Model confidence (mean pLDDT): 81 of 100. c-di-GMP-I-GGC riboswitch aptamer from an uncultured Anaerolineales bacterium, 82 nucleotides, folded computationally. Its Rfam family is "c-di-GMP-I-GGC riboswitch aptamer". Gene Ontology term of the family: cyclic-di-GMP binding.
Parts: sequence; structure tokens; C1' cells
RNA sequence: AAUCGAAAGGGCAAACCCGCCGCGAGACGGGGACGCAAAGCCAAGAAUCUAAGGGGGCUAAAAGAUCGUCUGGCUGCCGAAC
Repeated sequence: AAUCGAAAGGGCAAACCCGCCGCGAGACGGGGACGCAAAGCCAAGAAUCUAAGGGGGCUAAAAGAUCGUCUGGCUGCCGAAC
């Protein structure tokens, strides 16, 4: 020093539950911890998902959701071993 990941301090928070918004995927707040060294930010490429009517089905172009699916970009705490 970081392409590496021991320890410590601190950080985030899946499922599920409650409230609330949305047609929906889901978002937000509270509880809760399966995990995470970028589980910080960006929806840029890919991927997956989303259709409201009296009921059922199909489609995902446009529009949207997920960055805790992968890639890419920007930023970032600590410093054992190698």
C1' cells in the first nucleotide's frame, strides 16, 4: 500500500411481525437478526420481478421494482498474517 481479511471498536440489517403508502413488484417507520468489508452511493449493462376491471388467463415494448442477483462506475473504517 490493497488485488488480502485475523482482531478490536463501531456500522448495516435477510426472513418474519406491526404500522403506513402503492394496482403491483415493492418503498418507508418500528421491532427483529440470517448474514455482510463496501449489505455505502449510482438503475449504466445484464438478470429477475410488477397488469388494477365482476372472475380467470396471456404479454413485459413503454413505464416501474430489486444495487442483500451479477457486472461496471464513484467513495470509504481498521491493519494481524501473506